This is a predicted structure of a 74-nucleotide RNA (transfer RNA) from a Candidatus Pacearchaeota archaeon. Rfam family: tRNA. Rfam classes the family as a transfer RNA. Taxonomically the source falls in Candidatus Pacearchaeota (Archaea, Nanobdellati). Model confidence (mean pLDDT): 83 of 100.
RNA sequence: GGUCGUGUAGUUCAGCUCGGUAGAAUACUGCUCUGAUAAGGCAGGGGUCCCAGGUUCAAAUCCUGGCACGACCA
Numbered sequence: 001g002g003u004c005g006u007g008u009a010g011u012u013c014a015g016c017u018c019g020g021u022a023g024a025a026u027a028c029u030g031c032u033c034u035g036a037u038a039a040g041g042c043a044g045g046g047g048u049c050c051c052a053g054g055u056u057c058a059a060a061u062c063c064u065g066g067c068a069c070g071a072c073c074a
Stems, first nucleotide, its partner, number of pairs: 001073007010026004020057001028044005050066005
C1' cells in the first nucleotide's frame, strides 16, 4: 500500500439480510426474602447505535468518505 471483517447500555452481545418509536444477559440502584449475608423474586435508572455527509415521509439498518481495532495479501 491492497482486500475483508468488526464498532450498539459499565461489560459480553443480538437486532442490519427485508428501513418503521433500540433489546437480552450481566453489572448498578431500590424493595422483598433472611437472625445476617449470598442466592432467589419484583421494580427502576442507564445508549445522539464510532464520526461526517447523502438517499428517504422515516436510517443502528441503504449509499459515500473518514477514524479505531483485527485478520489476510504484498